[in-house]
Context: one part of a larger RNA
Molecule: small-subunit ribosomal RNA, central domain
Organism: uncultured bacterium
RNA sequence: CUGGGCGUAAAGAGCUCGUAAGUGGUUUGUCACGUCCUCUGUGAGAUUCCGGGGCGUAACUCCGGGCGUGCAGGCGAUACGGGCAUAACUUGAGUACUGUAGGGGAGACUGGAAUUCCUGGAGUAGCGGUGAGAUGCGCAGAUAUCGGGAGGAACACCGCGUGGCGAAGGCGGGUCUCUGGGCAGUAACUGACACUGAGGAGCGAAAGCAUGCGGAGCGAACAAGAUUAUAUACCCUGGUAGUCCAUGCCCUAAACGGUGGGCGCUAGGUGUGGGUUUCCUUCCACGGGAUCCGUGCCGUAGCUAACGCAUUAAGCGCCCCGCCUGGGGAGUACGGCCGCAAGGCUAAAACUC
Repeated sequence: CUGGGCGUAAAGAGCUCGUAAGUGGUUUGUCACGUCCUCUGUGAGAUUCCGGGGCGUAACUCCGGGCGUGCAGGCGAUACGGGCAUAACUUGAGUACUGUAGGGGAGACUGGAAUUCCUGGAGUAGCGGUGAGAUGCGCAGAUAUCGGGAGGAACACCGCGUGGCGAAGGCGGGUCUCUGGGCAGUAACUGACACUGAGGAGCGAAAGCAUGCGGAGCGAACAAGAUUAUAUACCCUGGUAGUCCAUGCCCUAAACGGUGGGCGCUAGGUGUGGGUUUCCUUCCACGGGAUCCGUGCCGUAGCUAACGCAUUAAGCGCCCCGCCUGGGGAGUACGGCCGCAAGGCUAAAACUC
């Protein structure tokens, strides 16, 4: 140096962009750097290996050969890799045009149902809660009921979608404005512009932090009532942070498909979402077929320790990155970097089984 792995055994970074770097489509010409052939020099001797000789044998020793896998130089070869040509190509990639679906993102405005509170009417003794109760609320008039008002949060049904969109986190009342991406068709343009991506940058649920608003419901902490041997709980009555908004931090999750990204290849069947095209039809609509993209289920070969995966691979191959190496100690200590803090990232050892 090569050789093993990463769905569940240890192991895919939460996700994306992208620097260096690695890898890289088709054709022609040229160079000959890698690569290959051959020759020369060198690669000390001893040692080692092979053949032979000398001490009676062996050890030992002498002679010859090999090895020394290398380096340098010369004559050549040009398939493959590479350089060059400001060479050519279009299938990879991108652009353009025409369509198209969508809870993709940001801001502003707005709607109804419900809870709570305030106020007014009418009305009387209970209400509430539970396994049963009690704390609690109520004659200062509650609960139930009707009218008016305030305010905050979440958006019933469609839709507990095998459904859609997004890189992931995630996204669901309606309207408007701004805005990102996808897919299909055309094949007009560029002409390899590509893939991955160490460092790096950005995004990143919930909880938490800072400042300032807001605060209906819910509700850590807390208080009280029950239960119980106890009850720092489960149940009940209250209830503060928080949950909401703006701005700035934090940067972690069972951040999960527990499955990194890209490209190509390898039986089918059956749903579903979005395009295109064709057939049927007078036209439209519906329907059938073909095809591209997405998303489910079943299943052959193959793979797998098994479970299972199976054209959305965990199958067959190539390229690039990340990660693993017995359990505990420990995702800890120390150091460094980041953070207001909480803490995060990086990351051992002794010892022990």